[in-house]
The RNA shown here (transfer RNA) has 73 nucleotides and comes from an uncultured Clostridia bacterium. Its Rfam family is "tRNA". Rfam's curators write: Transfer RNA (tRNA) molecules are approximately 80 nucleotides in length. The prediction has a mean pLDDT of 81.

């Protein structure tokens, strides 16, 4: 210098080639119980790493740009 791959609430991930972001944990509230443990039930929490572009529309497609993980030199 030069290829790949990854970025999605707090944590770990999903998300079918474009059409209202979802699961596990975990927090926070009820309920049940004799219980601060266990079960159900509900609810907060994300402008999908930044930035432009296509497109009626983008987490998804194109370009840049950052950071990490790895292959070549």
């Nucleotide at each position: 210098g030069g290829g790949g791959c990854u970025a999605u609430g707090g944590c770990g991930c999903a998300g079918u080639u474009g059409g209202u972001a979802g699961c596990g944990c975990g927090u926070u509230u009820g309920a049940a119980u004799g219980g601060c443990a266990u079960u159900c039930a509900a609810a907060a929490g994300g402008c999908c790493a930044c930035g432009a572009g296509u497109u009626c529309g983008a987490a998804u497609c194109u370009c840049g740009u950052u950071a990490g993980c790895u292959c070549c030199a």
Source information:
It was read from a public genome assembly.